[in-house]
Molecule: SAM riboswitch aptamer (S box leader)
Organism: bacterium
RNA sequence: CGCUUAUCCAGAAAGACCGAGGGACAGGGCCCGUUGACGUCUUGGCAACCCAGCUACCGAUGUGCGCUCAGUCCAUCGAAAAGUUGAAGGUGCCAACUCCCCCUUCGAAAGCCGUUCAAAGGUCUAUUCGAAGAAAGAUAAGGA
Numbered sequence: 001c002g003c004u005u006a007u008c009c010a011g012a013a014a015g016a017c018c019g020a021g022g023g024a025c026a027g028g029g030c031c032c033g034u035u036g037a038c039g040u041c042u043u044g045g046c047a048a049c050c051c052a053g054c055u056a057c058c059g060a061u062g063u064g065c066g067c068u069c070a071g072u073c074c075a076u077c078g079a080a081a082a083g084u085u086g087a088a089g090g091u092g093c094c095a096a097c098u099c100c101c102c103c104u105u106c107g108a109a110a111g112c113c114g115u116u117c118a119a120a121g122g123u124c125u126a127u128u129c130g131a132a133g134a135a136a137g138a139u140a141a142g143g144a
Stems, first nucleotide, its partner, number of pairs: 001143001003142006013043005021032003027101003044094003049090002051086004058078005064072002098136001103133007110125002112122002
């Protein structure tokens, strides 16, 4: 940086300094905060993207088995996960799902239409609930 890919319901806090707002952005909600939030520094920790090992699956070669073929045991080598182990280093992270909603689609409830009453069916939404997605953002690894 209007670039690509992956991930975002898990996890992990103490001390010191500072002093009034903070939770990215408009709006709404809900929280955190003078019992000191946010931020900065120190220390500690979490995690496993980059990284390393192992293994499944896979490939090659060789001996043997089978021998018409299909195939297959074992050994060696290679390659290798989305599985598993590790944590020295590079980042990241350590309130709340990325705090929640907002935009789109679908489903359910309520409402309305439909009906003599119902039902089937239809339909809208300044209501409620759920699912999927998008957008935006964050982080990593790459690219330009």